Source information:
Small-subunit ribosomal RNA, 5' domain from a metagenome, 520 nucleotides, folded computationally. Its mean pLDDT, the model's own confidence on a scale to 100, is 81.

Context: one part of a larger RNA
RNA sequence: GGAUGAACGCUGGCGGCGUGCCUAACACAUGCAAGUCGAACGGACCUUGAAGAAAUUGAGACUUCGGUUGAUUUUUUUUCGCUGGUUAGUGGCAAACGGGUGAGUAAUAUAUAAGUAAUCUGCCCUUAAGUCUGGGAUAACUUUCCGAAAGGGAGCUAAUACCGGAUACAUUCAUAAGAUCGCAUGAUUUUAUGAAGAAAGGUUUACUUCUUAAGGAGGAGCUUAUAUCUGAUUAGCUAGUUGGUGGGGUAAUGGCCUACCAAGGCAACGAUCAGUAGCUGGUCUGAGAGGAUGGUCAGCCACACUGGGACUGAGACACGGCCCAGACUCCUACGGGAGGCAGCAGUGGGGAAUUUUGCGCAAUGGGGGCAACCCUGACGCAGCGACGCCGCGUGAGUGACGACGUCUUUCGGGAUGUAAAGCUCUGUCGAGAGAGAAGAUAAUGACGGUAUCUCUAGAGGAAGCCCCGGCUAACUACGUGCCAGCAGCCGCGGUAAUACGUAGGGGGCGAGCGUUAUCC
Numbered sequence: 001g002g003a004u005g006a007a008c009g010c011u012g013g014c015g016g017c018g019u020g021c022c023u024a025a026c027a028c029a030u031g032c033a034a035g036u037c038g039a040a041c042g043g044a045c046c047u048u049g050a051a052g053a054a055a056u057u058g059a060g061a062c063u064u065c066g067g068u069u070g071a072u073u074u075u076u077u078u079u080c081g082c083u084g085g086u087u088a089g090u091g092g093c094a095a096a097c098g099g100g101u102g103a104g105u106a107a108u109a110u111a112u113a114a115g116u117a118a119u120c121u122g123c124c125c126u127u128a129a130g131u132c133u134g135g136g137a138u139a140a141c142u143u144u145c146c147g148a149a150a151g152g153g154a155g156c157u158a159a160u161a162c163c164g165g166a167u168a169c170a171u172u173c174a175u176a177a178g179a180u181c182g183c184a185u186g187a188u189u190u191u192a193u194g195a196a197g198a199a200a201g202g203u204u205u206a207c208u209u210c211u212u213a214a215g216g217a218g219g220a221g222c223u224u225a226u227a228u229c230u231g232a233u234u235a236g237c238u239a240g241u242u243g244g245u246g247g248g249g250u251a252a253u254g255g256c257c258u259a260c261c262a263a264g265g266c267a268a269c270g271a272u273c274a275g276u277a278g279c280u281g282g283u284c285u286g287a288g289a290g291g292a293u294g295g296u297c298a299g300c301c302a303c304a305c306u307g308g309g310a311c312u313g314a315g316a317c318a319c320g321g322c323c324c325a326g327a328c329u330c331c332u333a334c335g336g337g338a339g340g341c342a343g344c345a346g347u348g349g350g351g352a353a354u355u356u357u358g359c360g361c362a363a364u365g366g367g368g369g370c371a372a373c374c375c376u377g378a379c380g381c382a383g384c385g386a387c388g389c390c391g392c393g394u395g396a397g398u399g400a401c402g403a404c405g406u407c408u409u410u411c412g413g414g415a416u417g418u419a420a421a422g423c424u425c426u427g428u429c430g431a432g433a434g435a436g437a438a439g440a441u442a443a444u445g446a447c448g449g450u451a452u453c454u455c456u457a458g459a460g461g462a463a464g465c466c467c468c469g470g471c472u473a474a475c476u477a478c479g480u481g482c483c484a485g486c487a488g489c490c491g492c493g494g495u496a497a498u499a500c501g502u503a504g505g506g507g508g509c510g511a512g513c514g515u516u517a518u519c520c
Stems, first nucleotide, its partner, number of pairs: 001520004006516005013392006019385002021350001026348003030345003035093003040090002043087004049080007060069003100303003109228008119220003124216007132165004141155004146151001171196011200208002229275003236266003241263008278300004282293004305326005328339004356382001358381003364378001365376004395425004405416004429461001431456005439447001464509005469490003475504005485492002
C1' cells in the first nucleotide's frame, strides 16, 4: 500500500447492487417449511328429484251449526334415483429432490485423467409386441370391551391393493453345441431345451394408464493412476493381516464375509502414531514465481439430539420415516405416553459481533394431477444494519486595498478572508400535489401507487473525522513543569515544549474518518 462475512470510538443526507452467528454441531416456546390424485376404490356427508308414512296448517264443500271431509303449507322420517361437491380411510406417485450445517474425515474424501469384457437405473424419449381368465382377504364402516389417552376383540365390503392359472415364433436368463472376433477371465452371434409378465380408468373416443423387450438421455455404484497440511522430542506397523482355492453375499469386482492352504504385505520416496483440517472452481495479495485463504455463488463429500440397526423403494441405511439403547425436555388419572430448528422467522445462552415470529406463489424452478388446480419459508420481493462497493447531494455567481468577532503582534500591523453580510440566481436530493410502467399474458403482479414522468414552493432540511517533531502533507500562542500526559519507530515532558492539554491557524480524507485484529 492492498484486502476483510469484521469489531470498537466519534459522526451520519439520499439511492442502486451486494452482504449479514466466523463464538455454543449449545438448548429451544410458537407458527409455517411435502404434499397431491375422486379420471384407481368402497363408504360417509352436503346439494337436489320422486314415492310412502306421521305430525301440523287449513281454501273450499256438506251440515242437525256440535262438527265431517279436505286441495294445500311446513316439519320429521323411510325407500329409490340424478347432478355437482367435500373428504377420514384403502391405493398410486412424490416424500432419496429442493433447503441447512461443516461436527467428523489426511483418504471409505476432493481435483484431474482413465477404466467398468465387473454394474444398476423410477419418471422421460424412440421402437416392437401384448393387455386373457379366476380367487381369497383387509381398512374405512358397524358393534362391543377395557382405558385419562393411545389402543384391543367380533362382523361387513371395494380396487390400478394382494394371490393363482393361461398366452411368448419377438425378447431376456440358464444349460449344451457351433461360428466369428478379442484383451487372459471373455465379447458378439446361430441352433436346441427349460424358465419368466400384465389392470384397468374415462366424457366410450380421443386420451390416460398397465406388462414385456431393445436402444437412448440423464442419474448412480465400483476400480486404477497422480496430486493434496504439520510433527522423527512418533521407527517400526500388520493375523482377515498379504496372497491362493472352494463356498457365501452384492446390481456388480473384491478378505466384502467364511472354511482350508501358503507366509506374506507396508515402511526414511516417512509406514504406524499424534496434532490440525471438509475438498475444489475460486478469493486476497504479488511484476511474477509464490504466499495466504476456501464466507457469499457453483460442483463434490459428510452429517441431521448421541450411538447402533435394518425396513420400504428405481434410488436411503432416510433432517421434518421406523426399531433399540443413552442423555435431556414435556404430559399423566402414575398404569403409561410424547419430542428432536445444523429448514424459514423467532427465543434464551455464549460472544467484540451478525437481521423480520413480514408479503406472495405474479415470475423462475420443483412435486402431484388428463386438466382445472393444489402444495412449495425453494424462490421472487419487502423490512433492519454506512457491513462493503458504486453514484449523487449538502448550493452557484457577484461581493471590501477587507465589517463585527476571534487569534496574534515588534502595537505599525498581520491572519481568519470573498470567507460572512448584501445583491442576482438555480432546484439535484429531500418535501407537497398529479399521472403512472415493463417484468405476462388467453387470463393472473407479491413487489407497488414502487421505478419513472410532470407541476409547486423555497437556500431552505443535510459535515464530519484524523493529523500538524522526523519518517509524513501541515505552526503559532497560552497552560503545565520528568507532573499530568503522548507514543507505530526514533523518542517528547525537569519554566521560553511547533511532540502533553486548550485555542487560533493549517494539512489530509470526506458520509465517512480513525483505532484494533488478521492475511499478502